Predicted 3D model of a 102-nucleotide RNA (SAM riboswitch aptamer (S box leader)) from Promicromonospora umidemergens. Of the family's consensus pairs, 95% are formed in the model. The coordinates come from a structure-prediction model, not an experiment, and the mean pLDDT is 77. The sequence was found by an Rfam model in a public genome assembly. NCBI's taxonomy places the organism under Bacteria, Actinomycetota, Micrococcales, Promicromonosporaceae, Promicromonospora.
RNA sequence: UCAUCAUCCAGAGCGGUCGAGAGUCCUGGCUCAACGACACCGCAGCAACCUGCCUCCGGAGCGCAAAGCCGGGCAAGGUGCUAACGCCAGGUCCGAUGGAGC
Numbered sequence: 001u002c003a004u005c006a007u008c009c010a011g012a013g014c015g016g017u018c019g020a021g022a023g024u025c026c027u028g029g030c031u032c033a034a035c036g037a038c039a040c041c042g043c044a045g046c047a048a049c050c051u052g053c054c055u056c057c058g059g060a061g062c063g064c065a066a067a068g069c070c071g072g073g074c075a076a077g078g079u080g081c082u083a084a085c086g087c088c089a090g091g092u093c094c095g096a097u098g099g100a101g102c
Stems, first nucleotide, its partner, number of pairs: 001100002005098004013043005021032003025091005044082003049078002051075004057071003086094001
């Protein structure tokens, strides 16, 4: 940087530390929170974007054929996530995450 990438109504929580706000910003609601929220750390888990392996089967295309591609299956190495639809509506048209490029 990606109007000529994708996802954001599914899923998955315990313990420890801290001590007052938190849910991105604005307005209005609503919710969580001294029965300790948020955040951080540990462990556990969820998912399957990247990755690895398989490919009997399906598809496109090409073809002499195969390899390869898309789909599908398995795993979980790199991320991510584990209150409520990104909490809801409106606004700004923003933000987060993954991937790709530089």